RNA sequence: GGUAGAGGUGCAGUGAACAUUAGUACGUGUUCGGAGAAGGAUGGGCUUCUGUGAUGAACAUGGAAAGGGAACAUUGCCGAAGUGAAGAAUCGCUCAUUGGAUUUUUUGCUGGAUUCGUCCUGAAGAAGGCCGAGUCUGUCACACAUGACCUGUGUGGAGGACUAUC
Numbered sequence: 001g002g003u004a005g006a007g008g009u010g011c012a013g014u015g016a017a018c019a020u021u022a023g024u025a026c027g028u029g030u031u032c033g034g035a036g037a038a039g040g041a042u043g044g045g046c047u048u049c050u051g052u053g054a055u056g057a058a059c060a061u062g063g064a065a066a067g068g069g070a071a072c073a074u075u076g077c078c079g080a081a082g083u084g085a086a087g088a089a090u091c092g093c094u095c096a097u098u099g100g101a102u103u104u105u106u107u108g109c110u111g112g113a114u115u116c117g118u119c120c121u122g123a124a125g126a127a128g129g130c131c132g133a134g135u136c137u138g139u140c141a142c143a144c145a146u147g148a149c150c151u152g153u154g155u156g157g158a159g160g161a162c163u164a165u166c
Stems, first nucleotide, its partner, number of pairs: 001166005008078001010077006018069001026062007036049004040098006081110011111137007119129003139157007
C1' cells in the first nucleotide's frame, strides 16, 4: 500500500400505510366593518386583487398539505454518519440588507449507544442538533492478578484507528 472484517437499541437513504400537524391553512355562504391587501422579513420598484367591498372579526358549511414521527419492508454501508466555520451555485417577481431550503469545495470536532440538564429548530410534552455531566459498550496500550494463553480489574488514548491476510 491492497483485500476482507468487527463494535450494536450501529449509521444513512428509499417505499407504502398510519397517527399527529388540525377541524389548522384554505374554499363557499351570511353578517359586522369600511380601505387597503398579496408576492419569506424591512425599504424601494414592479405585478395582481380590491367600494361589483380589501385587511380584519363572528357564525354556518366543506376541508388539506409539507417538514418532522414510532413501527414495517427494502437498499447501501462501519467517518457508516453527524456537526461547526469559510466559500460557490440554484430556488423563490426585482434591487439592497438579511433569513431559509438544496447541492457542492476546503477545513475543524465526534469510536458507538443511552440518561439528565441549558440552549436552538419544531405545531408539539414527539423527534433532532450543539454543549456539559453521568452510565454502558467495543478497540488498542500500560500496570496488576501471573512465568505464558484465556479471563478479570484499574488507568489512559483515538476511527488517519483496530483485527486478519497478501